[in-house]
RNA sequence: GUACGGGAGAGUCCCUCGCCGCCAGCGGGGGCGCCGAAGGAGCAACCCUCCCCGGAACCUCUCAGGCCCCAGGACCGCAC
Numbered sequence: 001g002u003a004c005g006g007g008a009g010a011g012u013c014c015c016u017c018g019c020c021g022c023c024a025g026c027g028g029g030g031g032c033g034c035c036g037a038a039g040g041a042g043c044a045a046c047c048c049u050c051c052c053c054g055g056a057a058c059c060u061c062u063c064a065g066g067c068c069c070c071a072g073g074a075c076c077g078c079a080c
Stems, first nucleotide, its partner, number of pairs: 001080002004077003011032001013031007033067003039063001040061003046055002
């Protein structure tokens, strides 16, 4: 890195438009609220070293991403 399995958190709240005969539902846009385990950034625990250098978190920030399901998903198991 690939394949398989497991894998959390947070509104399907409000407005509007479209689909539909209506309700409901789905999708687009806007608003506010919220989450952090893709990625990114920051400090720096920690690792390495005589020192410097170097690496660097699931900690922090939320730019991105996410808040029905699906998908994604750090990380773990197992095989190559």
Molecule: Glycine riboswitch aptamer
Organism: soil metagenome